[in-house]
Parts: sequence; structure tokens; C1' cells
RNA sequence: GGCGUGUUAGCUUAAUUGGUAAAGCAAGGUGCUACGGACACAAAGAGUACAGGUUCAAAUCUUGUACACGUCU
Repeated sequence: GGCGUGUUAGCUUAAUUGGUAAAGCAAGGUGCUACGGACACAAAGAGUACAGGUUCAAAUCUUGUACACGUCU
């Protein structure tokens, strides 16, 4: 330098082939407890690495850039 795969919540992963982002864990709250842990309950948390393009509509298609991994020379 070429090619391929990936980047989504603090962490680990989904998203049915474009229709408006879902869980688990962790942390915090309430109950329980002498206090914690465990358990139970309720709630919150990301607009998808970044910037463009296509589209009524983009995590998804497409272009570039950055980073990580693999591979070829």
C1' cells in the first nucleotide's frame, strides 16, 4: 500500500434485509434488613465512531475519514 470484517447505553450483545433503537449485567432509587448482601419492585440511561450523499424515511444503502482486528504483497 491492496482487500475483508467491525465501531450502537458504563460493559456485553440485538435490531426479521430501509419504517423511526431492544435486552442482560453494572451503577443509582424504593421495599426488605440492626447494617449490608441476596431477593422483590419501579424508573432512568444510547439516536448508532465522525462528516457527506441517496430516500417521504438510514444503525441498515452509498462515498470519504478515523480507530481496531484479520489477510495479501

The RNA shown here (transfer RNA) has 73 nucleotides and comes from Scytalidium sp. Its mean pLDDT, the model's own confidence on a scale to 100, is 81. Rfam family: tRNA. Rfam links the family to the GO term triplet codon-amino acid adaptor activity. From the family's description: Transfer RNA (tRNA) molecules are approximately 80 nucleotides in length. Rfam classes the family as a transfer RNA.